Context: one part of a larger RNA
RNA sequence: CGCACGAAACUUGAGGAGGUUCUUCUUUAGUACGAGAGGAUUUAGAAGGACGUAGCUCUGGUGUUCCUGUUGUCGCGCUAGCGGCACGGCAGGGUAGCUAACUACGGAAAGGAUAAACGCUGAAAGCAUAUAAGCGUGAAGCCUUCUCCAAGAUCAGGUUUCGUAAGCGCGAAACGCGCGUGAGUCCCCUGGAAGACGACCAGGUCGAUAGGCCGGAUGUGUAAGCUCAGUAAUGGGUUCAGCUAACCGGUACUAAAGGG
Numbered sequence: 001c002g003c004a005c006g007a008a009a010c011u012u013g014a015g016g017a018g019g020u021u022c023u024u025c026u027u028u029a030g031u032a033c034g035a036g037a038g039g040a041u042u043u044a045g046a047a048g049g050a051c052g053u054a055g056c057u058c059u060g061g062u063g064u065u066c067c068u069g070u071u072g073u074c075g076c077g078c079u080a081g082c083g084g085c086a087c088g089g090c091a092g093g094g095u096a097g098c099u100a101a102c103u104a105c106g107g108a109a110a111g112g113a114u115a116a117a118c119g120c121u122g123a124a125a126g127c128a129u130a131u132a133a134g135c136g137u138g139a140a141g142c143c144u145u146c147u148c149c150a151a152g153a154u155c156a157g158g159u160u161u162c163g164u165a166a167g168c169g170c171g172a173a174a175c176g177c178g179c180g181u182g183a184g185u186c187c188c189c190u191g192g193a194a195g196a197c198g199a200c201c202a203g204g205u206c207g208a209u210a211g212g213c214c215g216g217a218u219g220u221g222u223a224a225g226c227u228c229a230g231u232a233a234u235g236g237g238u239u240c241a242g243c244u245a246a247c248c249g250g251u252a253c254u255a256a257a258g259g260g
C1' cells in the first nucleotide's frame, strides 16, 4: 500500500513445514522346520539407544548483585568494628534466571487409494485362464489422521462487537458537499519470565507497571554490643542469631502529565 466505510476481537484452512526411528530381552518355543547342527514366521509384554518438544519439581552446574571464613597490606586518629586492593585476593556454600548430565512427554492407533504379490467371477478360445468387462486382499511407501505456520489464498474468505452521533455552514432539495465528531489507534511514560532495533505483552491514578517500604520464603550459619570462663589465643550465653540479589504476597510513599 492492498483486501472499495473505519476499527477491535475470534476464527476457517487453500497451501507449506515437521514428524512418522532403531535395538535388545521375556512369552509363543527350544515349538514349526531339520538326520543333526541349528532354529523361526506370528502373538502378547517389557526395557533401552539416538532424535525431538516442553520444563526447572527433583539431581546438579553457573550464579564477579547473597552469606560466611581467612592471608598480606593500606585507610577510617588508636582499640574494637568496618572498608579498599591483591584473578570475585583465596576458600566454603548459595536465591532467581539460564542450563543438562536432570524431569515429563512423543513416534502410536486408525481410515482411504495403491506397488510387488495373491485371489473371485469370467469370456475372447464350449476347456483353461486373477483380465479382456467387473469385483477383492495387500507395504516402514502415497493421501488423510498428529504438531506447527498460514487469507498478499490479489479468487485477498467467515463470524461477532463497536463507531460512522448531536450540531454548524453552503444548497431549492438530495439517500448532497464541507466542517465537526467518533469507535479505536499512535506518539509519550512505568516496565516485562518479550526483545539486536522495530515488534510483542502488562500497565499509565477509575492505577499494583517499576522502584521504595512492610511481611514472608530462600540462602548463609549463630552478627555487633554486652556479659561470663580463661594469663591469653579462644570458648560459652544473650542467639536456629544477624544479614539476605533477581523469588512470593501486600502497600500509592516515589515515578507512570500530557498530546496528535
Stems, first nucleotide, its partner, number of pairs: 001152001005163007015149004021049006033038001051106005059100004066093005071086006110144003117137004167179004185260003188204005209255003212251005219243002225238005
The part of an RNA shown here (large-subunit ribosomal RNA, domain VI) has 260 nucleotides and comes from a Dehalococcoidia bacterium. The organism belongs to Dehalococcoidia, within Bacteria. Its mean pLDDT, the model's own confidence on a scale to 100, is 85.